[in-house]
Context: one part of a larger RNA
RNA sequence: GCCGGUGAGUUUUCAAUUACUGCAUAGGCUAAGGGAGUCUCUUCUGCAGCCAUAGCGAAAGCGAGUCUUAACAGGGCGAUUAGUAGUAAUUGGAAGACCCGAAACUGGGUGAGCUAACCUUGGACAGGGUGAACUCUGCAGGAAUGCGGAGGGAGGCCCGAACUCGUGAAUGUUAAAAAAUUCUGAGAUGAUCUGAGGUUAGGGGUGAUAUGCCAAUCGAACCCAGUGAUAGCUGGUUCUCCCCGAAAUAUAUAUAGGUAUAGGCUUGUACUUGACAUGGUUGGGGGUAGAGCACUGGAUGGUGGACGGGAACUUUGUUUCUGCCUACUAACCAAACUCCGAAUACCAACGCAUGUGGUACAGGACUCAGUCGGAUCGGGCUAAGCUGAUCUCGACGAAAGGGAAACAACCCAGACUAUAGACUAAGGUCCCUAAUACACGUUAAGUGCUGAAGGAGGUUAUAUUCUUUAGACACCUAGGAGGUUGGCUUAGAAGCAGCCAUCCUUUAAAGAUAGCGUAACAGCUCACUAGAAUAAGGAUAUUGCGCCGAAGAUGAACGGGACUAAACGUGUUACCGAAGUCGUAGAUUUAUAUUUCAAAAUAUAAGUGGUAGGGGAGCGUUCAUAUUGCAGUGAAGGUGGACCGUAAGGUUAACUGGAGCGGUAUGAAGUGCGAAUGCCGGC
Numbered sequence: 001g002c003c004g005g006u007g008a009g010u011u012u013u014c015a016a017u018u019a020c021u022g023c024a025u026a027g028g029c030u031a032a033g034g035g036a037g038u039c040u041c042u043u044c045u046g047c048a049g050c051c052a053u054a055g056c057g058a059a060a061g062c063g064a065g066u067c068u069u070a071a072c073a074g075g076g077c078g079a080u081u082a083g084u085a086g087u088a089a090u091u092g093g094a095a096g097a098c099c100c101g102a103a104a105c106u107g108g109g110u111g112a113g114c115u116a117a118c119c120u121u122g123g124a125c126a127g128g129g130u131g132a133a134c135u136c137u138g139c140a141g142g143a144a145u146g147c148g149g150a151g152g153g154a155g156g157c158c159c160g161a162a163c164u165c166g167u168g169a170a171u172g173u174u175a176a177a178a179a180a181u182u183c184u185g186a187g188a189u190g191a192u193c194u195g196a197g198g199u200u201a202g203g204g205g206u207g208a209u210a211u212g213c214c215a216a217u218c219g220a221a222c223c224c225a226g227u228g229a230u231a232g233c234u235g236g237u238u239c240u241c242c243c244c245g246a247a248a249u250a251u252a253u254a255u256a257g258g259u260a261u262a263g264g265c266u267u268g269u270a271c272u273u274g275a276c277a278u279g280g281u282u283g284g285g286g287g288u289a290g291a292g293c294a295c296u297g298g299a300u301g302g303u304g305g306a307c308g309g310g311a312a313c314u315u316u317g318u319u320u321c322u323g324c325c326u327a328c329u330a331a332c333c334a335a336a337c338u339c340c341g342a343a344u345a346c347c348a349a350c351g352c353a354u355g356u357g358g359u360a361c362a363g364g365a366c367u368c369a370g371u372c373g374g375a376u377c378g379g380g381c382u383a384a385g386c387u388g389a390u391c392u393c394g395a396c397g398a399a400a401g402g403g404a405a406a407c408a409a410c411c412c413a414g415a416c417u418a419u420a421g422a423c424u425a426a427g428g429u430c431c432c433u434a435a436u437a438c439a440c441g442u443u444a445a446g447u448g449c450u451g452a453a454g455g456a457g458g459u460u461a462u463a464u465u466c467u468u469u470a471g472a473c474a475c476c477u478a479g480g481a482g483g484u485u486g487g488c489u490u491a492g493a494a495g496c497a498g499c500c501a502u503c504c505u506u507u508a509a510a511g512a513u514a515g516c517g518u519a520a521c522a523g524c525u526c527a528c529u530a531g532a533a534u535a536a537g538g539a540u541a542u543u544g545c546g547c548c549g550a551a552g553a554u555g556a557a558c559g560g561g562a563c564u565a566a567a568c569g570u571g572u573u574a575c576c577g578a579a580g581u582c583g584u585a586g587a588u589u590u591a592u593a594u595u596u597c598a599a600a601a602u603a604u605a606a607g608u609g610g611u612a613g614g615g616g617a618g619c620g621u622u623c624a625u626a627u628u629g630c631a632g633u634g635a636a637g638g639u640g641g642a643c644c645g646u647a648a649g650g651u652u653a654a655c656u657g658g659a660g661c662g663g664u665a666u667g668a669a670g671u672g673c674g675a676a677u678g679c680c681g682g683c
Stems, first nucleotide, its partner, number of pairs: 001683006011095013027051003033045005055062002065077004098236002101233001105226006116200009125190001127159003130155001134151007163187003168183004202218001204214003211220001239618006249262005263367002265364008275356005280350005290340001291338002296334003300330006307323001309322004313317001370396004374391006401412003416586004421582003427576003430561003437572006448563001454548002458545002461542007476531004481505003486500003511526001514525003587608009619672001621669010637656003641652004
């Protein structure tokens, strides 16, 4: 891991509700105990007691009334009848209370054959080195003392086996081993190592303290018991079909992942069809959007005036500048500003239209982590697949189907079943891939098939305006002069460093010069003019579609192929396209009608997605009672095909198997497995 088995709302009691049954023309029931019998039980008793039959009041008490009260008023609670006992189901309380699961706590015991410390009594330490005290002795010396020799054999001394330990590394890591092996290393006469016997025990011992060790267990051992401790936590909780169907909010909480009450769901009963929802008509209040500056504040320019400090000089001024206050004027800003002020929304009335609800009581829940999209806002960076609020908005949650390549929350659309029928929605119609054509424009960028500010003789359309056969625009030919090198400045300044002026003449035209250039001149162009040649040429604004701007990590910005339309815009047309709608056949729920004793049948209408959850109806397993059957001419069980039923399931041929097993009715449960890192077994 798979397969098989096993595995979780039970039982007792009390109570409430619902259904059914017994009794009931106010009653119903017995408990303990006792008698009898066919003795685990049944039946008869049982004048105790319980509920109901009368309420009101705190009570005395009164009583169809009573209490309040001064009250005969008013008001509160009552009266004008139905209960009681049992059975079943559901829920709640008490119990282990659906099952498994702690870490812990308490009690009584078992442990020092591991290990810690201690006690008693034994044992062990190859070899080599160093050479303390001390003793004897030689020499020197006056002595203190110094220098030697020989002996001696100290030491938590040195090197190094046994022995003890465990430094570093490698191997090992389902190991040879639940801590080892190999190499390497530390101590090795000492606070050394070690055998045997004994002592100390868990709220404790022992400890050269590491919270170490106390039998592979130690911030409190192990075993058994209290014990099914408790677990607002996690996991699991077993057959089927049918009807309805949520919530992720408010308030409170030693409360925040729990719970209570309300809200939203469901079942039953009763009431309401002028009730509820939407639309319509009529009538209301408002202070939002907007707007405004009249208040409260903010904020800017101009003008005038008053006042304060300072500065400047044309030198002390009714000067100028600056600051501040105020008035006028102009243009502004505001969630906590308003002289104003909508649309919606909300409330009420009417009862017209459409639809189907609404309320109360009673039983049962679940929900209290929501998410995305749209709209209006706060926080944040007018960031977030961010965060908080609001909406009688949507979807997902709990919703499948079609579209968006793929894609909970976007677009279309809500799946009872079957159907090789039909029509459509969103979205599409060249091929992948079901389905199309036409007309008129646009784009040339593969734009389409990501992107801004900004940039550009890309191109379309529209408008305004100017020049032009008296010849325009562009090209080409020619000219572009004289006074004059204007004056000043300057080393120089001659159209062209700079300052001033910018006239006149000749002309078809030509600036005291718009550029390049020179040291300064020179030189080359321009404006301007003529000629030649010829028919359109400029400027501005708006606009459609394109271009650049455009750099990222595997190749990845139409889904791919491809496409110049199969792109974009406008219009027309047909088709495709879903579990939508329609058709046909069938199932089922509810309502109504008819038939019927009833059960049920038929018809019509409206339904039949669904998590938590509520309700209804069933299937199957084991056993019991009653009844009826099968079986060696082959039971149960097994394998496996066919048939029946909406399903759980049922029936049965054949083979296997070899002795028990069904149907019907009723009842009772150790009653259904895929999950619990479930448990047991097999492989």